[in-house]
RNA sequence: ACGGCAUACAGGGAAGAGACUUGGAAUGCAGAUUUCAAUCUGCAUUAUCAAGCGCCGAAGGUGCAAAUCUGGCAACAGGCGAAACCAGAUGAAUCUCUCAGGCAAAAGGACCCUGCAUCCGAU
Numbered sequence: 001a002c003g004g005c006a007u008a009c010a011g012g013g014a015a016g017a018g019a020c021u022u023g024g025a026a027u028g029c030a031g032a033u034u035u036c037a038a039u040c041u042g043c044a045u046u047a048u049c050a051a052g053c054g055c056c057g058a059a060g061g062u063g064c065a066a067a068u069c070u071g072g073c074a075a076c077a078g079g080c081g082a083a084a085c086c087a088g089a090u091g092a093a094u095c096u097c098u099c100a101g102g103c104a105a106a107a108g109g110a111c112c113c114u115g116c117a118u119c120c121g122a123u
Stems, first nucleotide, its partner, number of pairs: 002121003006118002009115005018053001020052005025046009054103003060099001061097001063095001067090006
């Protein structure tokens, strides 16, 4: 040179689910009262606040299978050695829960690809 479990950085790709309903707040437009200010009404917008119902799973987080380990069961003339059963521990995910997060766009986004660096192997 080369290879690669992992990690960091950069670029690219990347799904799902209500632009829901109600009430405020702010801003803009129009009209009315009105000398002006100010007030009221209607419409629109908001990555704004509160409440309600419905949903999604791919930030993060929760839970668990097989298996392994430890202890008990434990006594039998003695020794070795179990299995089964009971309890505990370790134990995965794109599974699960939907806590968190999300449900127009934007942002985010598991994961994938490429580059580059650390590290490891190899020479």
Predicted 3D model of a 123-nucleotide RNA (Glycine riboswitch aptamer) from Candidatus Villigracilis proximus. The prediction has a mean pLDDT of 77. Rfam family: Glycine riboswitch aptamer. Rfam links the family to the GO term glycine biosynthetic process. NCBI's taxonomy places the organism under Bacteria, Bacillati, Anaerolineae, Candidatus Villigracilaceae, Candidatus Villigracilis.